[in-house]
């Protein structure tokens, strides 16, 4: 360092529920599709929301529209560390 998941064991989608937030999400309990880093980290690309702004309409309100300072690590990539076994 590389490969892998056999043993011992980890995390938990997807649904439900409490709370948190405009929203996307996050979190706690249930509860298991899957994961060998599905552990951390928002650098890169990408996705998702639009609250506050701007536009748009008109007495007035609405609809609509564009935009992260939001969010996502179980969407790619990158960076940090990691158990367990083997050929070397």
């Nucleotide at each position: 360092c590389c490969u892998g998941a056999a043993a011992a064991g980890g995390c938990a989608a997807a649904c439900c529920u409490g709370c948190c937030g405009a929203a996307a999400g996050g979190u706690g309990g249930g509860g298991a599709c899957g994961c060998a880093a599905a552990g951390c980290c928002a650098c890169g690309g990408g996705u998702c929301u639009a609250a506050c702004g701007u536009c748009g309409g008109g007495u007035a309100a609405g609809a609509g529209a564009c935009u992260a300072u939001g969010a996502c690590c179980g969407c790619c990539g990158g960076g940090c560390u990691g158990c367990c076994a083997g050929c070397g």